RNA sequence: CCGCCCAUAGCUCAGUCGGUAGAGCAGCUCCCUUUUAAGGAGAGGGUCGUAGGUUCGAUUCCUACUGGGCGGA
Repeated sequence: CCGCCCAUAGCUCAGUCGGUAGAGCAGCUCCCUUUUAAGGAGAGGGUCGUAGGUUCGAUUCCUACUGGGCGGA
């Protein structure tokens, strides 16, 4: 310098064909227990890396950039 992949909740990750975002774990509240752990129930937590574009509508499609990883020269 060139090419490819990844970026979504505190962490690990889903999200098929564009229709407005979920799971597990952690943390919180309650129940159970003499207490802790384990177990059960519940609620909350998101500018979907940044900035533009297309579209009635974008996590999803297009472009550039940022960060991380891999390969080639």
Transfer RNA from a Patescibacteria group bacterium, 73 nucleotides, folded computationally. Taxonomically the source falls in Bacteria candidate phyla (Bacteria). It matches the Rfam family "tRNA". Rfam links the family to the GO term triplet codon-amino acid adaptor activity. Rfam classes the family as a transfer RNA. It was read from a public genome assembly.